[in-house]
């Protein structure tokens, strides 16, 4: 240089056009329970890497960029 794959709450992940102004688990916050703590119950918190395109509609498809992972070639 070229090729492939990946990027979603603090962390791990679901999703591959409309059921998602995005779901789950852990975490965190508040309340309840408890003599206290843990456990448990209820409620809340917080995310689609960036730009553009296609479409009635994009986390999802396409292009570019950024970052990461793997493979491979050339030169020295």
């Nucleotide at each position: 240089g070229c090729c492939a794959c990946c990027a979603u709450c603090g962390u791990c992940u679901a999703g591959g056009g409309g059921c998602c102004u995005a779901g789950g688990a852990c975490g965190c916050u508040g309340c309840c329970c408890u003599u206290u703590c843990a456990a448990g119950g209820c409620a809340g918190u917080g995310g689609c890497g960036c730009g553009g395109g296609u479409u009635c509609g994009a986390a999802u498809c396409c292009c570019g960029c950024u970052g990461g992972u793997g493979g491979u070639a050339c030169c020295a």
A computed fold for a 76-nucleotide RNA from a Bacillota bacterium, annotated as transfer RNA. It matches the Rfam family "tRNA". It is annotated as a transfer RNA. The coordinates come from a structure-prediction model, not an experiment, and the mean pLDDT is 84.